[in-house]
A computed fold for a 73-nucleotide RNA from a Nanobdellota archaeon, annotated as transfer RNA. It matches the Rfam family "tRNA". Lineage of the source: Archaea > Nanobdellati > Nanobdellota. The RNAcentral record of the sequence draws on ENA.
RNA sequence: GCCCCGAUAGUCUAGAGGCCAAGGACGCAUCCCUUUCACGGAUGUGACCCGGGUUCGAAUCCCGGUCGGGGCG
Numbered sequence: 001g002c003c004c005c006g007a008u009a010g011u012c013u014a015g016a017g018g019c020c021a022a023g024g025a026c027g028c029a030u031c032c033c034u035u036u037c038a039c040g041g042a043u044g045u046g047a048c049c050c051g052g053g054u055u056c057g058a059a060u061c062c063c064g065g066u067c068g069g070g071g072c073g
Base pairs, nucleotide, nucleotide: 001072002071003070004069005068006067007066010026011025012024013023018056027045028044029043030042031041032040049065050064051063052062053061
């Protein structure tokens, strides 16, 4: 230098154009339970890497960038 893959809460992850006010698990906060802790239960909490484009509508498709991983030279 070229090619391929990926980027979604603090962490892991689902999603394949509208059915999604972005779901789940862990975590965290409050309350209940308990003599207390743990376990368990209830409620809450917080995310689509950045810019542009396509479209009536984009986390999802296209282009560029950044970062990470892999391959070739």
Its mean pLDDT, the model's own confidence on a scale to 100, is 81.